Predicted 3D model of a 387-nucleotide RNA (Bacterial RNase P class A) from a Caulobacteraceae bacterium. Its Rfam family is "Bacterial RNase P class A". Rfam's curators write: Ribonuclease P (RNase P) is a ubiquitous endoribonuclease, found in archaea, bacteria and eukarya as well as chloroplasts and mitochondria. Its best characterised activity is the generation of mature 5'-ends of tRNAs by cleaving the 5'-leader elements of precursor-tRNAs. Cellular RNase Ps are ribonucleoproteins. The coordinates come from a structure-prediction model, not an experiment, and the mean pLDDT is 77. The gene name in the source record is rnpB. Of the family's consensus pairs, 98% are formed in the model.
RNA sequence: UCAGACGGCCGGGCGGUCGCGGGGGUAACCUCGAGGAAAGUCCGGGCUCCACGGCGACAAGGCGGCGGGUAACGCCCGCCGGGCGCGAGCCCAGGGAUAGCGCCACAGAAAGCAAACCACCUCCGGCUUCGGCCGGCGGAAAGGGUGAAAGGGUGGGGUAAGAGCCCACCGCGGACCUGGUGACAGGGACGGCAUGGCAAGCCCCGCCUGGAGCAAAACCGAAUAGGGAUCCCGCGCCCAGCAAUGGGUAGAGCCGUCGCCGGCUUGAGGGGUCCGGGUUGGUUGCAAGAACCGUGCGGCAACGCACGGUCCAGAUGAAUGACCGUCACCGCCUUCGGACUUCGGUUCGGGGCGGGACAGAACCCGGCUUACAGGCCGUCUGAUUCC
Numbered sequence: 001u002c003a004g005a006c007g008g009c010c011g012g013g014c015g016g017u018c019g020c021g022g023g024g025g026u027a028a029c030c031u032c033g034a035g036g037a038a039a040g041u042c043c044g045g046g047c048u049c050c051a052c053g054g055c056g057a058c059a060a061g062g063c064g065g066c067g068g069g070u071a072a073c074g075c076c077c078g079c080c081g082g083g084c085g086c087g088a089g090c091c092c093a094g095g096g097a098u099a100g101c102g103c104c105a106c107a108g109a110a111a112g113c114a115a116a117c118c119a120c121c122u123c124c125g126g127c128u129u130c131g132g133c134c135g136g137c138g139g140a141a142a143g144g145g146u147g148a149a150a151g152g153g154u155g156g157g158g159u160a161a162g163a164g165c166c167c168a169c170c171g172c173g174g175a176c177c178u179g180g181u182g183a184c185a186g187g188g189a190c191g192g193c194a195u196g197g198c199a200a201g202c203c204c205c206g207c208c209u210g211g212a213g214c215a216a217a218a219c220c221g222a223a224u225a226g227g228g229a230u231c232c233c234g235c236g237c238c239c240a241g242c243a244a245u246g247g248g249u250a251g252a253g254c255c256g257u258c259g260c261c262g263g264c265u266u267g268a269g270g271g272g273u274c275c276g277g278g279u280u281g282g283u284u285g286c287a288a289g290a291a292c293c294g295u296g297c298g299g300c301a302a303c304g305c306a307c308g309g310u311c312c313a314g315a316u317g318a319a320u321g322a323c324c325g326u327c328a329c330c331g332c333c334u335u336c337g338g339a340c341u342u343c344g345g346u347u348c349g350g351g352g353c354g355g356g357a358c359a360g361a362a363c364c365c366g367g368c369u370u371a372c373a374g375g376c377c378g379u380c381u382g383a384u385u386c387c
Stems, first nucleotide, its partner, number of pairs: 001383010012327007020033005035358001039369002042367005047213004060209005065079005080094001081092004095204002100202002102198003117144002120139002123136005152170006171193001172191002176187004217284004227275007236249005251266005291310008329355006336349005
């Protein structure tokens, strides 16, 4: 210098004018006012209500190497094992495949009590141009071919050809020894190699889990309407009835208005006091917390402990904004100036124009995931050049 890996951080500053929400104030006015993700609502909690005697079993859902951290977690840290990369590093739903069931597409002869297409080999028969060819009974599973996968790999011996048939190394298996808290690692013997893979298929093993959610929940409670209790007043006329009440009728209202006729409805209720529930609304929940910042100590780290300091939005049709100036940043243009020049330009300064993302609290925390213009810092790796 180029190419990368990992981790952390910022998300414009200052001033003015106008405006919005909370708090304080009689008022003038003062003070506070979004985020790293406030997002997705995917996990884990606090809090609230409901349910629940204890234990166990079953079902359903979730989790799954080991050790630690944490209020807890499916999160984080450290480590182990496997895979990828020259490397820094990255990725892994990472328990169990002789408990049982199921599946293994296409291709291929054969895909699970393995199989024999081509090629290989002995023997037998036939043919022969003596090189072999054809047919048959068999052997074998090494070579070719198919496939994600064909019953250990490489090399040698052996054999008619072959085969863990035998041997060496590697792999594998169950014990043993050593180290480690552990996952696991290392070692020397032994075993000739044993029923391949898939459990984000059912399943088995171990562990965890009550349900709903701030529109939770609690409190205060208007008018009007409706409910209950109680009291008072009233209920024309006729009939039945002791009464309550029932029937009829006068009366009243409607059929646009007036009169008559007719039809329909109504034809006893009104008021006071008290109680309880609910709606609109209001208050609490609701902002001092697993809080933030700094220092020290312990720990590889996640994190913990101690001390000191700070108070940091609370809306409810829902505030947190707009404009101007200036500085900083980025891009483009430049008939301007300086420096360099291989005369193509490069660089510094000046001038002009333009740009600034993703997104926005709604009970609150801890995580994860996803989005993001532009920029900064640190550690490390590989390559190249110079000293």